[in-house]
RNA sequence: AAAGUGAAAUCUCCGAAGACCGUACAGGGAGUGGGGGAACCAAUCUCUUGGGGUGAAUCUUGCUCACACAAGAGGGGCGACUUGGGCGUCCUAACCCGUCAGCUAACCCCACAGGAGUACACCAAGGCGUAG
Numbered sequence: 001a002a003a004g005u006g007a008a009a010u011c012u013c014c015g016a017a018g019a020c021c022g023u024a025c026a027g028g029g030a031g032u033g034g035g036g037g038a039a040c041c042a043a044u045c046u047c048u049u050g051g052g053g054u055g056a057a058u059c060u061u062g063c064u065c066a067c068a069c070a071a072g073a074g075g076g077g078c079g080a081c082u083u084g085g086g087c088g089u090c091c092u093a094a095c096c097c098g099u100c101a102g103c104u105a106a107c108c109c110c111a112c113a114g115g116a117g118u119a120c121a122c123c124a125a126g127g128c129g130u131a132g
Base pairs, nucleotide, nucleotide: 011117012116013115014114020028021027031112032111033110034109035108036107041102050100051097052096053095054094058073059072060071061070062069074092075091076090077089078088079087081127083125085123086122
C1' cells in the first nucleotide's frame, strides 16, 4: 500500500416520536401524531357468527379442521441534495379496548417510543449548491 474482517457515530433508515425551556430532578409550553365527543347528514342499527382502535400490514386461491407453507392481487419502505419517471430490491407484523364508540364545532383525553444499517451510495430528465 492492497485485500479481508470487525467496530462505531458527529452519518443514514423505519416511525408522529425531533427540538426548546427548566433550581437540567420533577415538570412545562409550542410543534407533530392519535382517540373520544353535537346539530345537519348518514345509518335504519345492535342483540356471541359480537363490535371497535393504532399500524403499510388486508383480501383471494391452493393444501388443511385449523395452524403452518406457497402463489397472486391490493398496500407500504429503500436505492444518500430534492421531485416525478424507469429499473431493482425488501416488508405485508404486532398490540390494544372490553359488549361500547358513524361523521362531528365547542370541549375532553393520550403519545412523543422502540428498532436497525454502514465505507460506499442504480439510470435518465429537471432543479439546487460549490469551485474555476

Background:
This is a predicted structure of a 132-nucleotide RNA (c-di-AMP riboswitch aptamer (ydaO/yuaA leader)) from a Bacillota bacterium. Rfam family: c-di-AMP riboswitch aptamer (ydaO/yuaA leader). A reference for the family is Barrick et al. (2004), "New RNA motifs suggest an expanded scope for riboswitches in bacterial genetic control", Proc Natl Acad Sci U S A. The coordinates come from a structure-prediction model, not an experiment, and the mean pLDDT is 77.